Predicted 3D model of RNase P RNA and transfer RNA as a complex of 422 nucleotides.
RNA sequence: CAGGCAGGGUGUAUCGGUCGCUCUUCGUUUUGGCGGAGGGAGGAAAGUCCGGACUCCGAAGAGCAGGACGUCCCGUGGUUAACGCGGGAACCUCUGUGCCAGAUCGCAGAGGAUGGAAAGUGCCGCAGAAAAUAUACCGCCCCGGUUCGCCGGGGCAAGGGUGAAAAGGUGGGGUAAGAGCUCACCGGGCCAGAGGAAACAAUGGUCGCAUGGUAAACCCCGUCCGGAGCAAGAUCAAAUAGGGAACAAGGAGCUGCUCGCUCCGUUUGAGUUCCGGGUUGAACGCACUAGAUAAAUGACUGACUCCGCAAGGAGAACAGAAUCCGGCUUACCGCCCUGCCUGUUUU
RNA sequence: GCAGCCAUAGUUCAAUGGAUAGAAUAGCGGCCUCCGAAGCCGUAGAUCUGGGUUCGACUCCCGGUGGCUGCACCA
Numbered sequence: 001c002a003g004g005c006a007g008g009g010u011g012u013a014u015c016g017g018u019c020g021c022u023c024u025u026c027g028u029u030u031u032g033g034c035g036g037a038g039g040g041a042g043g044a045a046a047g048u049c050c051g052g053a054c055u056c057c058g059a060a061g062a063g064c065a066g067g068a069c070g071u072c073c074c075g076u077g078g079u080u081a082a083c084g085c086g087g088g089a090a091c092c093u094c095u096g097u098g099c100c101a102g103a104u105c106g107c108a109g110a111g112g113a114u115g116g117a118a119a120g121u122g123c124c125g126c127a128g129a130a131a132a133u134a135u136a137c138c139g140c141c142c143c144g145g146u147u148c149g150c151c152g153g154g155g156c157a158a159g160g161g162u163g164a165a166a167a168g169g170u171g172g173g174g175u176a177a178g179a180g181c182u183c184a185c186c187g188g189g190c191c192a193g194a195g196g197a198a199a200c201a202a203u204g205g206u207c208g209c210a211u212g213g214u215a216a217a218c219c220c221c222g223u224c225c226g227g228a229g230c231a232a233g234a235u236c237a238a239a240u241a242g243g244g245a246a247c248a249a250g251g252a253g254c255u256g257c258u259c260g261c262u263c264c265g266u267u268u269g270a271g272u273u274c275c276g277g278g279u280u281g282a283a284c285g286c287a288c289u290a291g292a293u294a295a296a297u298g299a300c301u302g303a304c305u306c307c308g309c310a311a312g313g314a315g316a317a318c319a320g321a322a323u324c325c326g327g328c329u330u331a332c333c334g335c336c337c338u339g340c341c342u343g344u345u346u347u
Numbered sequence: 348g349c350a351g352c353c354a355u356a357g358u359u360c361a362a363u364g365g366a367u368a369g370a371a372u373a374g375c376g377g378c379c380u381c382c383g384a385a386g387c388c389g390u391a392g393a394u395c396u397g398g399g400u401u402c403g404a405c406u407c408c409c410g411g412u413g414g415c416u417g418c419a420c421c422a
Base pairs, nucleotide, nucleotide: 001343002342003341004340005339006338007337008336009335010334014303015302016301017300018299019298021040022039023038024037025036026035027034028033042318046329047328049327050326051325052324053323054229055228056227057226061259062258063257064256066225067224068223069222070221071089072088073087074086075085076084077083090114091112092111093110094109095108096107097106098105115220116219120218121217122214123213124212137160138159139156140155141154142153143152144151145150168186169185170184171183172182173181187209188207189206190205191204192203195200233284235282236281243275244274245273246272247271250264251263252262253261277421278420279419304315305314306313307312348418349417350416351415352414353413354412357372358371359370360369365402374390375389376388377387378386395411396410397409398408399407
């Protein structure tokens, strides 16, 4: 320098002309009209995944069940909601690197929906001796027998082998062979703890070593959550058969359960459900510069820019409000910023 | 607009987290038949999509895509 990948930002470009659509308002004055002035999609309007406003349900009760979230500390934004930002610490995974090697540890970088596996339960196929109460196929060793091929009894868990995972690692001693059996170092558990605001933790002591994995399995712990949703709800108007059936002395209301509470009712029959009947309207909710009730926000064109020899073409991707606001997630042309990868050239 | 649910061969359905994803039917080829049907034998065919958890995912979790269903008011 070129190309690519990831993340973040911005997201209709600029100036006109003509003709329309829709809303508000003013004038005209009768109208579904005409004229003037002004407003008219997004960063995600999307998915409807969360939270809030607002409205109703029974005072907006209690417990259980159920659901959501989740490393820790400090600070900070937000309605202290959802959710976000900054710094630090621990853990896990990957990459690189250091240690003779190994268990595994240190350092650096990147990523992580990261509570608890020592409360309990479940599961871990196949393979393998054995998959969590450990165990013995090959093997090693001892004793006995032997037809010298091996057989029987016992010890071991170092080596091989299986597996995603095998009950600490390396070396020395020890032993019949072996083994934390013992010792050194490494790793680990427990205790104390320099330091630090804290999470945490340098270091020391102690224990032969006690914790396999899985909780996006049940579960446990902590925090939070009443339910329904603008087709909520409420006003006016119109129309109809205040028709029929079922339910039970109880029924309905927090819609899974229990309790409590409230209301109505117990034979002129309330209420719930079903069948049948009617309407398919208006206006509010509904907007502090979009605002409808099935939905307006558009089309053509001149300049300008780019591509093309020219005729001509393009001016963009994702996508379009429907009660409102906030967050998350997902989609996305071009341009800008940051990081990384590849290639080329130069030093 | 709001709410709920579903996605596995062409179709209808199965499948404890452990397989080479299984059946019926449809398809294709062969046998049988004069030719078809039926029957018999064989064969091909799928987990909507992208990630994650796990040793291992149709199954569990999180995004996305597509589809289905219900919900008006009055007396």
Its mean pLDDT, the model's own confidence on a scale to 100, is 76. It holds a member of the Rfam family "Bacterial RNase P class A". Rfam classes the family as a ribozyme. On this family, see Frank and Pace, Annu Rev Biochem 1998: "Ribonuclease P: unity and diversity in a tRNA processing ribozyme".